[in-house]
Context: one part of a larger RNA
RNA sequence: CUGGGCGUAAAGGGCGUGUAGGCGGUCUGGCAAGUCAGGGGUGAAAUACCGCGGCUCAACCGUGGAAUUGCCUUUGAAACUACCGGACUUGAGGCCGUGAGAGGAGACUGGAAUUCCCAGUGUAGCGGUGAAAUGCAUAGAUAUUGGGAAGAACACCAGUGGCGAAGGCGAGUCUCUGGCACGGAUCUGACGCUGAGGCGCGAAAGCUAGGGGAGCAAACGGGAUUAGAUACCCCGGUAGUCCUAGCCGUAAACGAUGGACACUAAGUGUCGGCCGAUCGACCCGGUCGGUGCUGAAGCUAACGCCUUAAGUGUCCCGCCUGGGGAGUACGGCCGCAAGGUUGAAACUC
Numbered sequence: 001c002u003g004g005g006c007g008u009a010a011a012g013g014g015c016g017u018g019u020a021g022g023c024g025g026u027c028u029g030g031c032a033a034g035u036c037a038g039g040g041g042u043g044a045a046a047u048a049c050c051g052c053g054g055c056u057c058a059a060c061c062g063u064g065g066a067a068u069u070g071c072c073u074u075u076g077a078a079a080c081u082a083c084c085g086g087a088c089u090u091g092a093g094g095c096c097g098u099g100a101g102a103g104g105a106g107a108c109u110g111g112a113a114u115u116c117c118c119a120g121u122g123u124a125g126c127g128g129u130g131a132a133a134u135g136c137a138u139a140g141a142u143a144u145u146g147g148g149a150a151g152a153a154c155a156c157c158a159g160u161g162g163c164g165a166a167g168g169c170g171a172g173u174c175u176c177u178g179g180c181a182c183g184g185a186u187c188u189g190a191c192g193c194u195g196a197g198g199c200g201c202g203a204a205a206g207c208u209a210g211g212g213g214a215g216c217a218a219a220c221g222g223g224a225u226u227a228g229a230u231a232c233c234c235c236g237g238u239a240g241u242c243c244u245a246g247c248c249g250u251a252a253a254c255g256a257u258g259g260a261c262a263c264u265a266a267g268u269g270u271c272g273g274c275c276g277a278u279c280g281a282c283c284c285g286g287u288c289g290g291u292g293c294u295g296a297a298g299c300u301a302a303c304g305c306c307u308u309a310a311g312u313g314u315c316c317c318g319c320c321u322g323g324g325g326a327g328u329a330c331g332g333c334c335g336c337a338a339g340g341u342u343g344a345a346a347c348u349c
Base pairs, nucleotide, nucleotide: 004320005319006318007303008302012317014201015200016199017198021194022193023192025088026087027086028085029084030083033081034080035077036076037075038074039073040072041071042070049065050064051063052062053061054060091191092188093187094186095184096183097182098181099180103177104176105175106174107173108172109171110154114150115149116148117147118146119145120144121143125136126135162169163168206247207246208245209244210243211242215241216240220236221235222234223233258316259315260314261313262312263311266294267293268292269291270290271289272288273287274286275285276284298305299304322349323348324347331342332341333340334339
């Protein structure tokens, strides 16, 4: 390489967009490049294979055949693929009408809580723990009442509920804005799928600059515990957490399950739309789209999966090939840095 694989054994790219490329619906005409059939040329000999024969056998040798899976040429075929032309509507997209939603961005607003400040009441404790101590407090704390300030997060609603490609998104209002579902069957007429590179997005932490800083809290200090305690517990506490602009580009970025399409028992819950039935919005029945559970056939090493497949198929991409060494070294590229990405070998079991 062929072959075999990727939920948990090694293996799905974090996610999207899209270039090249690969692949591609129905009917019809043409062409004959691929394809197929026949003929011709060539494919040296030896070797290898089969038959027969010669050395007493064999090795060895002779002879005939087959093979040489290829290339060239010629005559045809036209189903399939390609190409050229015509047509179609079911794929895809548009249009019209509805609809749900923590989808995204900006601005403004709100209440609860926390901390701090001021004032009143009030007095000896408060706090914390397994128990304590550090800590706070007669310079009046804790508790309680009134007023004020600040920052951050949005209880209940809340739901294997919703939205988003993923990361992710949860107070309210307004403005701007993306996507989706359903109904109609009005338009375009294969315009599609995937996607090496590329480009964009991408939790947390971290970085640069400027702001902000209530609570929480790496580091750090102290108190305990302990043989020790660079921890777990307690009292403090700085980066950070927040905002703006710019980097970083990672993750158990997980459904540990790439995307698209088609097909393959049922049952049950729930979310969104539509239709029927009905007086009706409820209940009931049907249908399309999502999201869960149970489960047949089938699959699976088993666990389990099962119309949201890990079933049955087709197309395209990514990835795997014993453990350690090692996601390391070297080099390249990227980054301010931290580091990221690509990614070995010796040696060893």
This is a predicted structure of a 349-nucleotide part of an RNA (small-subunit ribosomal RNA, central domain) from a metagenome.
The prediction has a mean pLDDT of 90.